[in-house]
RNA sequence: GAACGGUUAGCUCAGUUGGAAGAGCACUCGCACGUAAAGUGAGAGGUCGUGGGUUCGAAUCCCACAUUGUUCA
Numbered sequence: 001g002a003a004c005g006g007u008u009a010g011c012u013c014a015g016u017u018g019g020a021a022g023a024g025c026a027c028u029c030g031c032a033c034g035u036a037a038a039g040u041g042a043g044a045g046g047u048c049g050u051g052g053g054u055u056c057g058a059a060u061c062c063c064a065c066a067u068u069g070u071u072c073a
Base pairs, nucleotide, nucleotide: 001072002071003070004069005068006067007066010025011024012023013022019056027043028042029041030040031039049065050064051063052062053061
């Protein structure tokens, strides 16, 4: 320098054909227990990397950029 992939909750990751965002763990508050853990119920937590474009509508499609990984030179 080039090609390809990743970027979504605190962490690890889903999200299939564009209809507007979820799971597990962690966290908070209950229930229960002699206490803690485990169990069980509920809750909070997201500019979907950044900017722009297309569209009635974008995590999803297009472009640029940032960052990271792999490969090639």